This is a predicted structure of a 350-nucleotide part of an RNA (small-subunit ribosomal RNA, central domain) from an uncultured bacterium. The full RNA is in RNAcentral, with records from ENA.
Context: one part of a larger RNA
RNA sequence: CUGGGUGUAAAGGGGGCGCAGACGUUCUGACAGGUCGGGUGUGAAAGCCCGGGGCUCAACCCCUGGACUGCACCCGAAACCUUCAGGAUAGAGUGCCGGAGGGGUCGGCGGAAUUCCUGGUGUAGCGGUGGAAUGCUCAGAUACCAGGAGGAACACCGGCGGCGAAGGCGGCCGACUGGACGGACACUGACGUUGAGGCCCGAAAGCGUGGGGAGCAAACAGGAUUAGAUACCCUGGUAGUCCACGCCGUAAACGAUGAUUACUAGGUGUCGGGGGGCGACAGCCCCCCGGUGCCGCCGCAAACGCAUUAAGUAAUCCACCUGGGGAGUACGUCCGCAAGAAUGAAACUC
Numbered sequence: 001c002u003g004g005g006u007g008u009a010a011a012g013g014g015g016g017c018g019c020a021g022a023c024g025u026u027c028u029g030a031c032a033g034g035u036c037g038g039g040u041g042u043g044a045a046a047g048c049c050c051g052g053g054g055c056u057c058a059a060c061c062c063c064u065g066g067a068c069u070g071c072a073c074c075c076g077a078a079a080c081c082u083u084c085a086g087g088a089u090a091g092a093g094u095g096c097c098g099g100a101g102g103g104g105u106c107g108g109c110g111g112a113a114u115u116c117c118u119g120g121u122g123u124a125g126c127g128g129u130g131g132a133a134u135g136c137u138c139a140g141a142u143a144c145c146a147g148g149a150g151g152a153a154c155a156c157c158g159g160c161g162g163c164g165a166a167g168g169c170g171g172c173c174g175a176c177u178g179g180a181c182g183g184a185c186a187c188u189g190a191c192g193u194u195g196a197g198g199c200c201c202g203a204a205a206g207c208g209u210g211g212g213g214a215g216c217a218a219a220c221a222g223g224a225u226u227a228g229a230u231a232c233c234c235u236g237g238u239a240g241u242c243c244a245c246g247c248c249g250u251a252a253a254c255g256a257u258g259a260u261u262a263c264u265a266g267g268u269g270u271c272g273g274g275g276g277g278c279g280a281c282a283g284c285c286c287c288c289c290g291g292u293g294c295c296g297c298c299g300c301a302a303a304c305g306c307a308u309u310a311a312g313u314a315a316u317c318c319a320c321c322u323g324g325g326g327a328g329u330a331c332g333u334c335c336g337c338a339a340g341a342a343u344g345a346a347a348c349u350c
Base pairs, nucleotide, nucleotide: 003322004321005320006319007304008303012318014201015200016199017198021194022193023192025088026087027086028085029084030083033081034080035077036076037075038074039073040072041071042070048066049065051063052062053061054060091191092188093187094186096183097182098181103177104176105175106174107173108172109171110154115149116148117147118146119145120144121143125136126135162169163168206247207246208245209244210243211242215241216240220236221235222234223233258317259316260315261314262313263312266295267294268293269292270291271290272289273288274287275286276285277284278283299306300305323350324349325348332343333342335340
């Protein structure tokens, strides 16, 4: 390289949009680039293959034929691919009606709780642990009551329930705004799928500038524990956690499972919507579409397990793997304020 693979053995890109490219529904006609058939020319010799011959054989050499699977031109075929023209509606989309939702951004509001402050009641402890101590407290703590300040997060509802492409999203109200779904049919007419580069989004931590700071809490300090204890436990506590703007671009970014389409037994729960039947009007039964779970055939799988939400049967496109260590390291390049990220070896060794 080919091949074989990528849930857990090495291997799915964190996610989306999308240029190029690759691939792509149905019918008719045209052209003939690909494709196929025929012909002509060329495809040097040697070599190669078949047959024959010469050196005693062979190597070696000679002769005949073949092959040289190619290229060019000419003539022709028209199923398929390409191209052009025209038509269709099953893919895709638009419009209409309808309801569901923690989807996003911004602004406002609310109550519970913690902490702090002030006032009051009131006294000698409080706190903390396995047990303690550090710590707080007669300058009046803890506890209780009233008032105030401030920040952060939203108990119950809450659900293997919902929404989002992923990261993720949860008090209430408003403004602006994205997507999905169901139902009727009207319209456009293949407008589709995937997507190297590229662009955008991207938890937490971290970084820059300016705010904010209640609780929590890396670092740090103290108290314990211990042989030691740079830990686990306790008392404190600064960055940070929060906001605005700008960076960073990582993760067990996981379903460790790329996207899209079609097909292949069922059963049961649940969320959104629709249709039909029954009804004592609370509801019950049947069916369809879309989501989300569990169980389970065929099939698949090394097994575990997957099983219409496939890891089954097929197709298209992208990404990735190719023994362990060295190493996600070095060097180079590129990005970043930095931290570092991306790309990514080899020697050597087993």

Rfam family: Bacterial small subunit ribosomal RNA. Gene Ontology terms of the family: ribosome and structural constituent of ribosome.